[in-house]
Predicted 3D model of a 680-nucleotide part of an RNA (large-subunit ribosomal RNA, domain II) from a Bacteroidaceae bacterium.
Its Rfam family is "Bacterial large subunit ribosomal RNA". Its family is annotated with ribosome and structural constituent of ribosome in the Gene Ontology.
Taxonomically the source falls in Bacteroidaceae (Bacteria, Bacteroidota, Bacteroidia, Bacteroidales).

Context: one part of a larger RNA
RNA sequence: GCCUACGAGUUACUUCUCACCGGCGAGGUUAAGCACUUCAGGUGCGGAGCCGAAGCGAAAGCGAGUCUGAACAGGGCGCUUAGUCGGUGGGAGUAGACGCGAAACCUUGUGAUCUACCCUUGACCAGGUUGAAGUUACCGUAACAGGUAAUGGAGGACCGCACCAGUUUCCGUUGAAAAGGAUUUGGAUGAGUUGAGGGUAGGGGUGAAAGGCUAAUCAAACUGGGAGAUAGCUCGUACUCCCCGAAAUGUCUUUAGGGACAGCCUCGAUAUAGCUUGCAUGAGGUAGAGCUACUGAUAGGAUGCGAGGGCUUCACCGCCUAUCAAAUCCUGACAAACUCCGAAUGCGUGCAAGUGUUUAUCGGGAGUGAGUCAUCGGGUGCUAAUGUCCGGUGGCGAGAGGGAAACAGCCCAGACCAACGUCUAAGGCCUCCAAACGUGUGUUAAGUUGACAGAACGAUGUUCGGUUGCAGAGACAGCUAGGAUGUUAGCUUGGAAGCAGCUAUUCAUUUAAAGAGUGCGUAACAGCUCACUAGUCGAGCGACUGAGCGUGGAUAAUAAACGGGCAUCAAACACACUGCCGAAGACAUGGACUACGAAGUAGUGGUAGGGGAGCAUUCUAACCGGCGCUGAAGGUGUACUGUGAGGUAUGCUGGAGCGAUUAGAAAAGAAGAUGUAGGC
Numbered sequence: 001g002c003c004u005a006c007g008a009g010u011u012a013c014u015u016c017u018c019a020c021c022g023g024c025g026a027g028g029u030u031a032a033g034c035a036c037u038u039c040a041g042g043u044g045c046g047g048a049g050c051c052g053a054a055g056c057g058a059a060a061g062c063g064a065g066u067c068u069g070a071a072c073a074g075g076g077c078g079c080u081u082a083g084u085c086g087g088u089g090g091g092a093g094u095a096g097a098c099g100c101g102a103a104a105c106c107u108u109g110u111g112a113u114c115u116a117c118c119c120u121u122g123a124c125c126a127g128g129u130u131g132a133a134g135u136u137a138c139c140g141u142a143a144c145a146g147g148u149a150a151u152g153g154a155g156g157a158c159c160g161c162a163c164c165a166g167u168u169u170c171c172g173u174u175g176a177a178a179a180g181g182a183u184u185u186g187g188a189u190g191a192g193u194u195g196a197g198g199g200u201a202g203g204g205g206u207g208a209a210a211g212g213c214u215a216a217u218c219a220a221a222c223u224g225g226g227a228g229a230u231a232g233c234u235c236g237u238a239c240u241c242c243c244c245g246a247a248a249u250g251u252c253u254u255u256a257g258g259g260a261c262a263g264c265c266u267c268g269a270u271a272u273a274g275c276u277u278g279c280a281u282g283a284g285g286u287a288g289a290g291c292u293a294c295u296g297a298u299a300g301g302a303u304g305c306g307a308g309g310g311c312u313u314c315a316c317c318g319c320c321u322a323u324c325a326a327a328u329c330c331u332g333a334c335a336a337a338c339u340c341c342g343a344a345u346g347c348g349u350g351c352a353a354g355u356g357u358u359u360a361u362c363g364g365g366a367g368u369g370a371g372u373c374a375u376c377g378g379g380u381g382c383u384a385a386u387g388u389c390c391g392g393u394g395g396c397g398a399g400a401g402g403g404a405a406a407c408a409g410c411c412c413a414g415a416c417c418a419a420c421g422u423c424u425a426a427g428g429c430c431u432c433c434a435a436a437c438g439u440g441u442g443u444u445a446a447g448u449u450g451a452c453a454g455a456a457c458g459a460u461g462u463u464c465g466g467u468u469g470c471a472g473a474g475a476c477a478g479c480u481a482g483g484a485u486g487u488u489a490g491c492u493u494g495g496a497a498g499c500a501g502c503u504a505u506u507c508a509u510u511u512a513a514a515g516a517g518u519g520c521g522u523a524a525c526a527g528c529u530c531a532c533u534a535g536u537c538g539a540g541c542g543a544c545u546g547a548g549c550g551u552g553g554a555u556a557a558u559a560a561a562c563g564g565g566c567a568u569c570a571a572a573c574a575c576a577c578u579g580c581c582g583a584a585g586a587c588a589u590g591g592a593c594u595a596c597g598a599a600g601u602a603g604u605g606g607u608a609g610g611g612g613a614g615c616a617u618u619c620u621a622a623c624c625g626g627c628g629c630u631g632a633a634g635g636u637g638u639a640c641u642g643u644g645a646g647g648u649a650u651g652c653u654g655g656a657g658c659g660a661u662u663a664g665a666a667a668a669g670a671a672g673a674u675g676u677a678g679g680c
Stems, first nucleotide, its partner, number of pairs: 001680006011095003015092010027051003033045004055062002065077004098236002101233001105226003109222002116200009125190001127159003130155001134151006163187003169182003202218001204214003239614006249262005263368002265365007273358001274355009288341001289339002295335002299331005306324002308321004371396010401412003416591003421587003427581003430565003436578001438577006449567002457552002461549010478536005484509003489503003515530001519528002592604005615669001617666006626658002634653008
């Protein structure tokens, strides 16, 4: 993991409540018990008691009223009748109360054959090394002390087997082993090791102390019991079909993953509303806008109360200002907590039309109270986030189908069933792949693009416009020639001659034209060149600006984000047009069910959840009617049948019981619970 069996809303009650069914009804009903008995879910007595028929008040009390109150006021609670007993079902309460599950707590006992420490009594430690004290001899001393040599054999001494331990590395890790093996290592006469017997017991022991050990269990052992502890938590909770169908919000909560009440769903009863559109009529201060209309904020200018600074004076007065600046005026412009103004939408009311239970109240049953994405209006954040918090709408949640390559929340569209029918939506029509390499006019050359997004900025890419200038009296570009003189302008300077720098009404002359000079160049000159002019040539040439499509900017780990192939007057982009494909949509055909009494019409996605109708299993009763060794149940196939749970018939197997119909009662349906047991 699979198979088989077992496995979860039950039962009780002098309890409460609601619905339905039945009896009696201003009444309803017996309990214990007693008697009888055909001994049964029996019959008859038994009225104690309970509920109802009257309420109000704290009470005295009064009474269809009563309480409050001064009240014959107002107000509160009542009255103008329906209950009660039994049965069945939904729900609640109390009980373990749908099932399994703690970590723990208390209590009675059992454990020191493991291990910790202790007591008693025993046992064990190869071999080798070192050589303490003491002693002896000799020397030595006044005597001691001291010295030398021997002897001696001490030690939590040394090396190292047994023995004890467990330092290192490797192996082992469903092991040979629920702690081992190999190598290496520490102790090895000691606080040593070990046998046997005994002692200490659970908030207790024991501990050279690690919260260690106390029988593979220890920050409080194990066994029985309280006990089905409790679990606002997790998991699981078993047959079918039909109707409806949520919520993830508000308030409060030692409350935040739990509840209570409200909201939203369903079922029943009652009532008659509800919604949409149009018109009319209201309230309002948002968007916008505005501000010499307030409050505040605010840029420039004009005027300049006042202040600062300077001058003057003995002091006052006075004068001035590259400073600050109130207030006023002009121009410009800002605000969620500004408003002289002011929509759209939404909201209230009335009327009309349309729709047709969509609405409200009461009662039974819930679930939900973790939401999420898109878009619009906002707060917060960085006008960050698949961020977070509100409001409007739509989805998903609980929604399948088509499109977006794939893709809960995007686009289209809401799946009762069947079928090789028709028309469409979004989206598509070269091919994968259903349908046009459709038609017309342009654009793009970048494979741009072909369903992710590319910025500031740069550029004679290219197309189409606008404004303006030059041009057969010859433009623009190229080529040929000129580009001079006063003068080396003046100043400056070592020099300054068009060209270091400064000054300048930067002039004048000759000219077709030529700057007191555009750049290169020289120490300074020289030299080259430009502006400007003529000739040649022969038709368009410049400047500025707008739009379209492209280009660089362009960087991430495979070549590697058109879905792939691949595509260039396109299979790209733009505009216009025609046709077709395309879904569980719509229509058409056949069928089923639900609601409305029929006809006909409408409907039939669905989680939590509410309601309705059924199937199957076991047993019991009634009916005693049926099947069975000429083969029951069970097993395994086949055919038929029902929307389904299922049912009927029959072959083989099996070898002795089974069971229709109508009712009743349940140990009444398994795929799940890291479910339990057995098997594989």